Overview:
This is a predicted structure of a 462-nucleotide part of an RNA (small-subunit ribosomal RNA, 3' major domain) from Candidatus Daviesbacteria bacterium RIFCSPHIGHO2_12_FULL_37_16.
[in-house]
Context: one part of a larger RNA
RNA sequence: UGACGGGGAGGCGCACAAGCAGUGGAGCGUGUUGUUUAAUUCGAUACAAAGCGAAAAACCUCACCAGGGUUUGACAUGUAGAUGCUAAGCCUAUGAAAGUAGGCCUCCUUCGAGGGUUCUACACAGAUGCUGCAUGGCUGUCGUAAGUUCGUGGCGUGAGCUGUCCCCUUAAGUGGGCAAACGAACGAAACCCGCGCCGUAUGUUAAAUAGUUCAUACGGGACAGUCCUAAUUUUUAGGAAGGAAGGAGCGGAUGACGUCAAGUCAGCACGGCUCUUACACCCUGGGCUACAAACACCCUACAAUGGCGAAAAACAACGAGCUGCAACCUGGUAACAGGAAGCAAAUCUCUGAAAUUUCGCCUCAGUUCAGAUUGGGGGCUGCAAUUCGCCCCCAUGAAGUCGGAAUUGCUAGUAAUCGCGAAUCAGCAGGUCGCGGUGAAUACGUUCUCGCCUCUUGUACA
Numbered sequence: 001u002g003a004c005g006g007g008g009a010g011g012c013g014c015a016c017a018a019g020c021a022g023u024g025g026a027g028c029g030u031g032u033u034g035u036u037u038a039a040u041u042c043g044a045u046a047c048a049a050a051g052c053g054a055a056a057a058a059c060c061u062c063a064c065c066a067g068g069g070u071u072u073g074a075c076a077u078g079u080a081g082a083u084g085c086u087a088a089g090c091c092u093a094u095g096a097a098a099g100u101a102g103g104c105c106u107c108c109u110u111c112g113a114g115g116g117u118u119c120u121a122c123a124c125a126g127a128u129g130c131u132g133c134a135u136g137g138c139u140g141u142c143g144u145a146a147g148u149u150c151g152u153g154g155c156g157u158g159a160g161c162u163g164u165c166c167c168c169u170u171a172a173g174u175g176g177g178c179a180a181a182c183g184a185a186c187g188a189a190a191c192c193c194g195c196g197c198c199g200u201a202u203g204u205u206a207a208a209u210a211g212u213u214c215a216u217a218c219g220g221g222a223c224a225g226u227c228c229u230a231a232u233u234u235u236u237a238g239g240a241a242g243g244a245a246g247g248a249g250c251g252g253a254u255g256a257c258g259u260c261a262a263g264u265c266a267g268c269a270c271g272g273c274u275c276u277u278a279c280a281c282c283c284u285g286g287g288c289u290a291c292a293a294a295c296a297c298c299c300u301a302c303a304a305u306g307g308c309g310a311a312a313a314a315c316a317a318c319g320a321g322c323u324g325c326a327a328c329c330u331g332g333u334a335a336c337a338g339g340a341a342g343c344a345a346a347u348c349u350c351u352g353a354a355a356u357u358u359c360g361c362c363u364c365a366g367u368u369c370a371g372a373u374u375g376g377g378g379g380c381u382g383c384a385a386u387u388c389g390c391c392c393c394c395a396u397g398a399a400g401u402c403g404g405a406a407u408u409g410c411u412a413g414u415a416a417u418c419g420c421g422a423a424u425c426a427g428c429a430g431g432u433c434g435c436g437g438u439g440a441a442u443a444c445g446u447u448c449u450c451g452c453c454u455c456u457u458g459u460a461c462a
Base pairs, nucleotide, nucleotide: 001462002461003459004458005457007456008455009454010453011452012451013450015446016445019410020409021408022407023406026300027299029297030296031295032294033293034291035290042053043052064286065285066284067283068282069281070280073124077123078122079121080120081119082118085116086115089104090103091102092101093100094099108114109113126275127274129273130272131271135269136268137264138263139262140260142258147186148185149184150183151182152181153162154161155160166177167176168175192252193251194250195249197220198219199218200217201216202215203214223246226240227239228238229237230236302403306362307361308360309359310358311357313356319350320349321348324343325342328339329338330337331336369400374395375394376393377392378391379390380389416438417437418436419435420434421433422432
């Protein structure tokens, strides 16, 4: 100087408390461990791994396994030599395919040769092989916590200290005062984006019309600005008015010096090592989907604030669309199929959202709850749905009656609850990322738990 303390003082945070809804019990989904397997490819492992890389494992992906094949190679550059081999392609045999063997076809040009292609040979290619403890880049975490430093000066033999301490204050090393310090930098704040109010301008496709809604652009508006109170003297705190908004208005993006030899050589790049008729490359099939068990995170429930049926009685927003979104009509119980208008979209479509409302039935039961599992019949995508997809209909109708110890999220348009959209994508969403609808309860407070910041004290620790 740090670090640590079951030392002290002060402060903060959904950290506790006060509340609401959960998880832990059930079934299922997904991931992980373990086991199994020819293979169940690899990585991630306290917080900070476990619906994570993966924004889509039937083939492909694919790295794994079995088998069949290739060896200048699936891909790149160069050298030497050879060759009318000169676009693509078609046929036959064989084969699971890849390919192998043979045949057909015939094409650039200025006809010198050149270009291209193919073959042979050699340099080389290639590697999701190893090392994240050789690395770059990127990322997580402490933590959006308030810290981390420098120049000059001063103090000290020196390590170092001061500044950065102290008092008040703040979300903040934020600001004010004091002070051997005076200044400055990276952080904080501000600058950036979205939402909320008003004005001006514009008006395509939005509204039947109506400068009304809406959209686009540019401005205004909030600054502790005004008043009161308080330690009063400056900052500041509490309250009031006005205001769409009040004390950072709300939300986002933004992550200092550093820590964890944190993560990633499998996104990419790259040093070194290793393989080179194989650890490279192509193909078929299988596997990543196994299943005594354990863990993590969801989904659906256990019902009456409910379930079912009917009426269709209402009301969104974000987005996406040409190998696309598809109105509408017809057929079908339905999934869907056959026709088919419009739309490269403020125009058309996806798209009539659901919870909600009204009426009726059910009357507390393993039920008209719940929907797992299984049987049968169909539909769609796609060469292909058996391993291994999704959907519809009929039948079947399991566990489950609110969950031990323990534990999670959340302070307001939040939790809870309800549906909708998008990316990925031929197909497949209980996941992710967004969007809107309905819409609470509680916070006395900081004694305690956890984490963090500042000062101080002890130390046999570095």
Its Rfam family is "Bacterial small subunit ribosomal RNA".